A computed fold for a 73-nucleotide RNA from an archaeon, annotated as transfer RNA.
Its mean pLDDT, the model's own confidence on a scale to 100, is 81.
Its Rfam family is "tRNA". The family's RNA type in Rfam is transfer RNA.
[in-house]
RNA sequence: GGACUUGUGGUCUAGUGGUUAUGACGUCGCCCUUACAAGGCGAAGGUCGCCGGUUCGAGCCCGGCCAGGUCCA
Numbered sequence: 001g002g003a004c005u006u007g008u009g010g011u012c013u014a015g016u017g018g019u020u021a022u023g024a025c026g027u028c029g030c031c032c033u034u035a036c037a038a039g040g041c042g043a044a045g046g047u048c049g050c051c052g053g054u055u056c057g058a059g060c061c062c063g064g065c066c067a068g069g070u071c072c073a
Stems, first nucleotide, its partner, number of pairs: 001072007010025003018056001027043005049065005
């Protein structure tokens, strides 16, 4: 330098172009316990990597850029 691929809460992850973006772990509060763990209930936490485009409507489709990975040179 080229080809392919990935980017979604702190971490991992679901998400046929259409309602308020899903779940688990973690964090916080309450219950339970003499206490801790486990368990139950609840809450906070996401400008879906960035910038544009297509569309009535984009996390999803298209282009460019950035970052990671695999392969080729």